RNA sequence: AGCUGGGUGGCCUAGUCAGGUAAGGCGCGAGGCUCAUGUCCUCGAGAUCGGAAGUUCGAAUCUUCCCCUAGCUA
Numbered sequence: 001a002g003c004u005g006g007g008u009g010g011c012c013u014a015g016u017c018a019g020g021u022a023a024g025g026c027g028c029g030a031g032g033c034u035c036a037u038g039u040c041c042u043c044g045a046g047a048u049c050g051g052a053a054g055u056u057c058g059a060a061u062c063u064u065c066c067c068c069u070a071g072c073u074a
Base pairs, nucleotide, nucleotide: 001073002072003071004070005069006068007067010026011025012024013023020057028044029043030042031041032040050066051065052064053063054062
């Protein structure tokens, strides 16, 4: 220098191919259960999706540039 994968709640991962209101687990908060804790059950809060711009009625998703990270080639 070129190429490939990854970046999504506090943490881990889905969703992207084929655009249509971001899902699950752990964790957190409240309640129930219990003598109590844990387990278990119910409910709730929490991410405009790495950044910016563009396309579109509409972008996590498509396009361009940039940042971070892992790797391959030279």